[in-house]
Context: one part of a larger RNA
Molecule: large-subunit ribosomal RNA, half B
Organism: Minisyncoccales bacterium
RNA sequence: CUCCGGAAGGAACUCGGCAAAAAAGCGGCCGUAACUUCGGGAUAUGGCCUUCCUAUAUCAUCUGAUAUAGGACGCAGCGAAAGUACCCCAGGCGACUGUUUAUCAAAAACACAGGUCCCUGCUUAACUCGUAAGAGGAUGUAUAGGGGCUGAGGCCUGACCAGUGCCGGAUUGUCAAGGGUGAAGGUGUUUUGAUAAUUAGUUUGUUGGUUCUUUCAACAACUAAUUAUUAAAAUGCUUAUUGCCUUAAGCGUCCGGUAAACGUCGGCGGUAACUCUGACCGUCCAAAGGUAGCGUAAUCCCUUGUCGGGUAAGUUCCGACCCGCAUGAAAGGCUUCACGACUUGGGGACUGUCUCCCGGAGUUGCCCGGUGAAAAUGCGAGACCGGUAAAGACGCCGGUUACCUGCAGCUAGACGGAAAGACCCUAGGAGCUUUACUGUAGCCAGAUAUUGAAUUUUGGUUUUAGAUGCGUAGCGUAGUGGGGAGACGUUGAAGUUCCGCUUCCGGGCGGAAUGGAGUCGCCAAUGAAACACCCAUCUUCUAAAACCAUAAUUCUAACCCUUUUGGCAAAACCAAAAGGAGACAGUGUCUGGUGGGCAGUUUAAGUGGGGCGCUUGCCUCCUAAAGAGUAACGGAGGCGUUCAAAGGUCGGCUAGCUCCGGAUGGAAAUCGGAGCGAUAGGGUAAAGCCAUAAGCCGGCUUAACUGCAAGAGGGACAACUCGCGCAGGUGGGAAACCAGGACUUAGUGAACCGAUGCGUUUUUGUAGAAAACGCAAAGAUCAUCGGCCAAAAGUUACCCUAGGGAUAACAGGCUAGUCGGGCCCGCGAGUCCACAUCAACGGCCCGGUUCGGCACCUCGAUGUCGGCUCAUCACAUCCUGGGGGUGUAGAAGCUCCCAAGGGUUCGGCUGUUCGCCGAUUAAAGUGGUACGUGAGCUGGGUUCAGACCGUCGUGAGACAGGUCGGUCCUUCUCUACUGCAGGCGUUUAAACCUUAAGGAGAGCUGUCCCUAGUACGAGAGGACCGGGACGGACCAACCUCUGGUGUACCAGCUGUGCCGCCAGGUGCAUUGCUGGGUAGCUAAGUUGGGCACGGAUAAGAGCUGAAAGCAUCUAAGCUCGAAGCCAACUCCAAGAUCAGGGUUUAUGGGUCCCUCGGAGACUACGAGGUUGAUAGGCCGCAGGUGUAAGUCCCGUAAGGGAUUGAGCCGAGCGGUACUAAUAGACCCGUUUG
Repeated sequence: CUCCGGAAGGAACUCGGCAAAAAAGCGGCCGUAACUUCGGGAUAUGGCCUUCCUAUAUCAUCUGAUAUAGGACGCAGCGAAAGUACCCCAGGCGACUGUUUAUCAAAAACACAGGUCCCUGCUUAACUCGUAAGAGGAUGUAUAGGGGCUGAGGCCUGACCAGUGCCGGAUUGUCAAGGGUGAAGGUGUUUUGAUAAUUAGUUUGUUGGUUCUUUCAACAACUAAUUAUUAAAAUGCUUAUUGCCUUAAGCGUCCGGUAAACGUCGGCGGUAACUCUGACCGUCCAAAGGUAGCGUAAUCCCUUGUCGGGUAAGUUCCGACCCGCAUGAAAGGCUUCACGACUUGGGGACUGUCUCCCGGAGUUGCCCGGUGAAAAUGCGAGACCGGUAAAGACGCCGGUUACCUGCAGCUAGACGGAAAGACCCUAGGAGCUUUACUGUAGCCAGAUAUUGAAUUUUGGUUUUAGAUGCGUAGCGUAGUGGGGAGACGUUGAAGUUCCGCUUCCGGGCGGAAUGGAGUCGCCAAUGAAACACCCAUCUUCUAAAACCAUAAUUCUAACCCUUUUGGCAAAACCAAAAGGAGACAGUGUCUGGUGGGCAGUUUAAGUGGGGCGCUUGCCUCCUAAAGAGUAACGGAGGCGUUCAAAGGUCGGCUAGCUCCGGAUGGAAAUCGGAGCGAUAGGGUAAAGCCAUAAGCCGGCUUAACUGCAAGAGGGACAACUCGCGCAGGUGGGAAACCAGGACUUAGUGAACCGAUGCGUUUUUGUAGAAAACGCAAAGAUCAUCGGCCAAAAGUUACCCUAGGGAUAACAGGCUAGUCGGGCCCGCGAGUCCACAUCAACGGCCCGGUUCGGCACCUCGAUGUCGGCUCAUCACAUCCUGGGGGUGUAGAAGCUCCCAAGGGUUCGGCUGUUCGCCGAUUAAAGUGGUACGUGAGCUGGGUUCAGACCGUCGUGAGACAGGUCGGUCCUUCUCUACUGCAGGCGUUUAAACCUUAAGGAGAGCUGUCCCUAGUACGAGAGGACCGGGACGGACCAACCUCUGGUGUACCAGCUGUGCCGCCAGGUGCAUUGCUGGGUAGCUAAGUUGGGCACGGAUAAGAGCUGAAAGCAUCUAAGCUCGAAGCCAACUCCAAGAUCAGGGUUUAUGGGUCCCUCGGAGACUACGAGGUUGAUAGGCCGCAGGUGUAAGUCCCGUAAGGGAUUGAGCCGAGCGGUACUAAUAGACCCGUUUG
């Protein structure tokens, strides 16, 4: 390790009846509860039977089966084996049968039937896979398919649409590409203007010359041309730019809907005639305030809630209660029959789980023969204690102990082996999530191409025609400009009627009919004159046409689809035909939206570990150690500005507080006086400074300037600070002078980037544009403030890697705040009285068991709580022993001193340590030992992966919150320890007997009785001291007794094979099962043990006795005094290397070998080896079993009776040489030679 059996008890074991045991366990008969979905529950539970023989009845084709009656045997009849629910009661969860993490989780998780919501109407569904073709869905069609949630059944499923999502509608909002149309810039060309220059010319003017006339020169003006610059216009080309119009989805807004969509479902105060409570009232907020049900729960922190039940005792369990930290209604609520290798509690039965272990079998081990690994290994000649040391030493220091070598064991150490710690941190990665950032597949939408025709609608542009135009005054509805004095009318004027359009409601325009001759202008009023007429043109409108766009409808020919036929053998390719659909769809491109579906990334540092918190730049003070500077998650505060005066200058002034006096008038207004003397004030913190004021008031003003700058301070750098003086220009002052902001020190941001202003800068064919450059100034809570990118959050227990004891959790170390203990002082209380006892406020120490601090060994691994087992030490002692004090009468106590020898219980609950409880006890001690002990066990808790609840989180996920489940490896090299041998030594060897240095073990205690109902006490009660009896627990030995076991003993029984059959045996079935049992071993059995006595002491009690004429237990001396110490008792013991002593022998001793054993792993030890009872055999006896076989008799038979207390019998006792210890070999030693 695998099995068998077990006295008495029977779960006391333990996290837990784990494991084991047990019950005929789908045989027969009888019989069967609650509950129930009426099926079940149910083989409920429970009781009886079962073999063999004979007879009868029934059934059957046969072997036979069943029933009934009678009989037979055994401890036992499913007699062995196989096979076959242990049962009951009550919770939780899940309805059920099923499924799952192959290899730590089988479950409460998944699934499920059922419920409900959403999507999907199909020539090509929705959805899924695929780049596509295509496929699945489905050869299906809303009673179908896909998706989400819930999870049988029963009763039910409340409120909220504010947020998010989804759906619908509306929309002068916003909005891309495209289209349309402009602008702006650049540039080419043309034209024009202006300016300048040059040339030419002309005329005019002036002057001069010449000349009298022209001509010449200069100047001015003009004209023309050319060139340059510039401006404008037109036009072409062009684009870093840009406006407007049109324009989809989306977003926004508005209006609605939707929760079995994601989700959410309050606070405060008061109130009833005891109290409590609050039906009730008030108020605030909200979209609505949690309804029914359930509730300390798989959900409750406090919590072991409270009450009840069960138990002797119940952190669990059941029933109630309800202040629900943080229940709650399809992430369903409550309930429920049946079901479950689920989980929880209880009971019965049963047992070695236990009290408490014992015996036996087999295998391993051990020994012999054979074969023969691996891990590991710095070197080793590898002890203990104390100390030291990178803080836990075989190896260092100091001691102590120890002859050398093996074998069997054991596991405390070698911070043992194994695995470059999984926890933690740092760095890097990866998985996952999302309202992180940036993208993207997909989807939605628009444009465009493929892409054609027609009609209609609507819009725009152009053209044509027609109309249209109302400030006031004015007969009147005057668009603008120009021309203009006449225009129109029988080719039908005015008027009237009707119709249409328009309207400022007064009219205007047009058409038709009638009518039958006029109407209008010029003139008065007006800035402008007549629609008298003509031309041009503007606004608005109408109509038509063209073009462009838009929408709808229709068409067919692109494109797409179906069918048929053919090519062709073909479900795919091609053609044709027929049909459908149709310029849509599909596809390409451009574009907007949506888009964790997918992808790439980011997600700060400091930090007495990390996280959470806090902080991050600048100023002031302290720390800062009298130069400067100086750290900490040291102690305190401020800043992220302000002021046109709060700046400059010149002149002047002095605060504040207290007291006294004074109308309203007060503590405090203003007035007077006195005292103190800077406490006042200086925009803003603090410090320094300020009366010559830097404080307060007034005048004039802008130096709150430009360009520079000698020289300093300070500083890693970059930054930063001060500034003589010069030049320019300025203010104040009579002047000297002062002024480049403010009493000073904070009020801030490098570089890049783009934008702005200015500029005599640059440009490579030329010109220009554009750009760059220089100077100036603005844009940063770049506040993680020397500033990573223009642009960034989480989670990991599914995790991974590199590292770290540079850094946490355990343990150790250091420390000792906390903790524990002692002492001093003594407020107090104790009736009185500090000190019997207790002791405040404080003080001084000690310890190193608590919680901590530190981060020193260990992260190339020091396994973590509790239990079990086994301990060992300390003493600050729980008991027992000895004492002092007492608020000690006695008894019982309290307190202190000495004392560590021994002892210090069993249960209920919980993982618990602890604690509470029950019952005991002399007592149920406190601590250390890596919170002793996992290379000894366990694995309940904690702390991997699964899952549920509550809470948090949008989510992934998280929780010193709860709950169910969940792989514990290791053959021992060294040391240590327990045993057993071998060698050598001990000076001649050996046998035997010893001494005892030293060591080990043991060491506990109660009850009762007597003394004595005595001492004491009012009584109740009730001793010391001394003596005796009987126990508990513990320990040792033993087996006569009582038992257990007893696999070589006896008997009974079943099935089957065999010995030919019967009979009788034998093998196998766990030793087949069952009933007994000798020796041995063994406990629960038996016997024994702790004593007594002595010595030296502790606390303490004393004697004598000084120092100190007294006193004093002490200083000298002496006597007592404890379970403690030393002896004594038991055991080991001369390797006690200091190796001791004695007796005997040397005619000696020992070994091998053999027979054995009460001895034993091997070895050793003991008995014996023929002069022998050592073992076996045999005989007898004890003892066990229980009446053998055979034969005879009785019975139909099963079977019974007699012979017979028979037969058989391992180990026991005694006897007996029948068998085997034969024969021999070797070694050591003495003496003699």